[in-house]
Context: one part of a larger RNA
RNA sequence: UUGGGCGUAAAGGGGGCGCAGGCGGAUAGAAUAGUCAGAUGUGAAAUCCCGGGGCUCAACCCCGGAACUGCAUUUGAAACUCUCUAUCUAGAGGAUAGGCGGAGAAAACGGAAUUCCACAAGUAGCGGUGAAAUGCGUAGAUAUGUGGAGGAACACCGGUGGCGAAGGCGGUUUUCUAGCUUAUUCCUGACGCUGAGGCCCGAAAGCUAGGGGAGCAAACAGGAUUAGAUACCCUGGUAGUCCUAGCCGUAAACUAUGCAUACUUGGUGUAGCCGGACUCAACCCCGGUUGUGCCGUAGCUAACGCGUUAAGUAUGCCGCCUGGGGAGUACGCUCGCAAGGGUGAAACUC
Numbered sequence: 001u002u003g004g005g006c007g008u009a010a011a012g013g014g015g016g017c018g019c020a021g022g023c024g025g026a027u028a029g030a031a032u033a034g035u036c037a038g039a040u041g042u043g044a045a046a047u048c049c050c051g052g053g054g055c056u057c058a059a060c061c062c063c064g065g066a067a068c069u070g071c072a073u074u075u076g077a078a079a080c081u082c083u084c085u086a087u088c089u090a091g092a093g094g095a096u097a098g099g100c101g102g103a104g105a106a107a108a109c110g111g112a113a114u115u116c117c118a119c120a121a122g123u124a125g126c127g128g129u130g131a132a133a134u135g136c137g138u139a140g141a142u143a144u145g146u147g148g149a150g151g152a153a154c155a156c157c158g159g160u161g162g163c164g165a166a167g168g169c170g171g172u173u174u175u176c177u178a179g180c181u182u183a184u185u186c187c188u189g190a191c192g193c194u195g196a197g198g199c200c201c202g203a204a205a206g207c208u209a210g211g212g213g214a215g216c217a218a219a220c221a222g223g224a225u226u227a228g229a230u231a232c233c234c235u236g237g238u239a240g241u242c243c244u245a246g247c248c249g250u251a252a253a254c255u256a257u258g259c260a261u262a263c264u265u266g267g268u269g270u271a272g273c274c275g276g277a278c279u280c281a282a283c284c285c286c287g288g289u290u291g292u293g294c295c296g297u298a299g300c301u302a303a304c305g306c307g308u309u310a311a312g313u314a315u316g317c318c319g320c321c322u323g324g325g326g327a328g329u330a331c332g333c334u335c336g337c338a339a340g341g342g343u344g345a346a347a348c349u350c
Base pairs, nucleotide, nucleotide: 004321005320006319007304008303012318014201015200016199017198021194022193023192025088026087027086028085029084030083033081034080035077036076037075038074039073040072041071042070049065050064051063052062053061054060091191092188093187094186095185096183099181111154115149116148117147118146119145120144125136126135162169163168206247207246208245209244210243211242215241216240220236221235222234223233258317259316260315261314262313263312266295267294268293269292270291271290272289273288274287275286276285299306300305323350324349325348332343333342334341335340
């Protein structure tokens, strides 16, 4: 590189937007770049292949043919691809009419609980464990009541429920913003899909500066356990966890399953919207659509399993894999304050 692959064997980029590039709906016409057919020229000789011949054979040499799959010019064809023109509406987008649900960001306000402080009342224990001890307590603790301070997180509802591209998002309320979905007609007229680089977002931990610090808790200290115990258990406890501004850019960032489109028997839940029937209205019922689950047909699969939310049948584009170890290491480059990230070998060995 070809071929073959990427749920679990090696292999889907953490996610999005998007330039270039690749690919691209229907009808009619033009043109003839690709494409196809013919002709002409050329494609040196030798070599290779086929036939024949000469050295006693062969290698070798000689003769003839084919071939040189290519290129150029020219004549034609017009189905497909490209280009141009005109038109269309099934893709895509927009308008209208109302709503529905969820979340993010910003600001403000209040509630249960823990801790602390003050006061009241009260007395000898509390706490903790498998059992204990360290610890707290006669300087009055724990338990109880009232008041206050402060920080963080939102029990029940809560649900293979919802929203978001992913990371993720959960008390209540107000404001702002974006996306999704449903119905009706109307409008634009291919405006589309994917997307190397690039840009942006990106859990937790970590870093810088300034705040904050209730609970929890790496490190650390003590008590236990144990042969030991740098652990598991207990008592404490600092970074951190929280906020603001910036950095980091990684995760089993997982559905271990890239995105988009089309097609292909069914059953049963659930969430949103719409319509029909019924009704005063709603619920129930039936149907449509969008999402989210389970079970299963064909088919696929090494099996497990997947199965209209495909791992089925196809197309377009991107990413990635090529035996294990060495190694996601070394070196170089690049990003970062650092920690480290990205890219990423070889020798050697089995």